A computed fold for a 349-nucleotide RNA from Ruminococcus sp., annotated as Bacterial RNase P class A. A source record names the gene rnpB. NCBI's taxonomy places the organism under Bacteria, Clostridia, Eubacteriales, Oscillospiraceae, Ruminococcus. The RNAcentral record of the sequence draws on ENA.
RNA sequence: CAAGUAGAAUAAAUGAUCGCGGCUGACAAAAGCCGAAAGGUGUCAGCUGAGGAAAGUCCGGGCUUCGAAGGGCAGGAUGCCGGAUAACGUCCGGUGGAGGUGACUCCAAGGCCAGUGCAACAGAAAUAAACCGCCUGCAUGCAGGUAAGGGUGGAAAGGCAGUGUAAGAGACUACCGCCUGUCUGGCAACAGACAGGGCACAUGUAAACCCCAUCCGAAGCAAGACCGAAUCAAAAGCUAUGUGGCUGCCCGUCACGCUUUUAGGUGGGUCGCUAGAGGCUGUCGGCAACGGCAGUACGAGACAGAUGAUCAUUCACGACAUAACCCGGCUUAUCGUUCUGCUUGCCUU
Numbered sequence: 001c002a003a004g005u006a007g008a009a010u011a012a013a014u015g016a017u018c019g020c021g022g023c024u025g026a027c028a029a030a031a032g033c034c035g036a037a038a039g040g041u042g043u044c045a046g047c048u049g050a051g052g053a054a055a056g057u058c059c060g061g062g063c064u065u066c067g068a069a070g071g072g073c074a075g076g077a078u079g080c081c082g083g084a085u086a087a088c089g090u091c092c093g094g095u096g097g098a099g100g101u102g103a104c105u106c107c108a109a110g111g112c113c114a115g116u117g118c119a120a121c122a123g124a125a126a127u128a129a130a131c132c133g134c135c136u137g138c139a140u141g142c143a144g145g146u147a148a149g150g151g152u153g154g155a156a157a158g159g160c161a162g163u164g165u166a167a168g169a170g171a172c173u174a175c176c177g178c179c180u181g182u183c184u185g186g187c188a189a190c191a192g193a194c195a196g197g198g199c200a201c202a203u204g205u206a207a208a209c210c211c212c213a214u215c216c217g218a219a220g221c222a223a224g225a226c227c228g229a230a231u232c233a234a235a236a237g238c239u240a241u242g243u244g245g246c247u248g249c250c251c252g253u254c255a256c257g258c259u260u261u262u263a264g265g266u267g268g269g270u271c272g273c274u275a276g277a278g279g280c281u282g283u284c285g286g287c288a289a290c291g292g293c294a295g296u297a298c299g300a301g302a303c304a305g306a307u308g309a310u311c312a313u314u315c316a317c318g319a320c321a322u323a324a325c326c327c328g329g330c331u332u333a334u335c336g337u338u339c340u341g342c343u344u345g346c347c348u349u
Stems, first nucleotide, its partner, number of pairs: 001345010012314007020049008032041003051320001055331002058329005063220004070251004075216005080094005095109001096107004110211002115209002117205003131150002133146006158176002161173003177199001178197008224271004233262006242256005279296007315318001
């Protein structure tokens, strides 16, 4: 200098004028106006007002309501080990495996020796076989032996090198792989060493059915609470051996009513609604995720839905894109700028 890899910050900036929503303070706080009512509504000043994903609604919760409390089944999710967390299918660290020269990245990572399935086509044969080939004998074809070589295939009686054989073969030997046992290290997953066994209860597949371990009540802010106004009725059915709730089903239990159709009224206001498993700074513990302690600030709460318009200057010329109860993650989209660690290559000293 170039390329790569892991992480962090930012997301056009500054100024002026006018206009919107919220909070706080002062004044006015009567009247007026809107409204059926509940309730709402003023002026000035200060402060503040869309994201890293606000998107997806994929997970987990906080919160609210149901249920006196519960058991089982069904269903669903996770799946190596150890930790973090309110919790998770998330995150951190490690083990094993795969990719990469490397820094690093990825894994739907328990069990096929509980059982049941599936393995098309090709091939001689896919739960065990002989097409070509090799060897032997008789003879031009048959008989016997063989699974080393070739072919088919994702997979063909462990791999490779020898000994041996008529030719071959774990038939035998060394190494590797596999199985069993012991020891060492580690919390563990696992790694290593040694000894024995000619060796696979015949291969693969569980993102096949299934088995095993762990976990899961339901619905959701249009949850729910309060205030105001109105609330005329009719028909049919079941009715305690019943109906309804918990509940997708059963047991159990609670309540005494419930279901369907037609028709009418209301659908307005306030709360929930943002001070929190939170943020920032410092320090301690931990490899880290994260946790403890101390200090400090209060940073959107709209409701047919607020943050807009104009002008001037600057340069990186601005992408993806705008909150609706809140929080922790994951996934997806994305223009540019800046900073840091590490890896590889080239050049110079």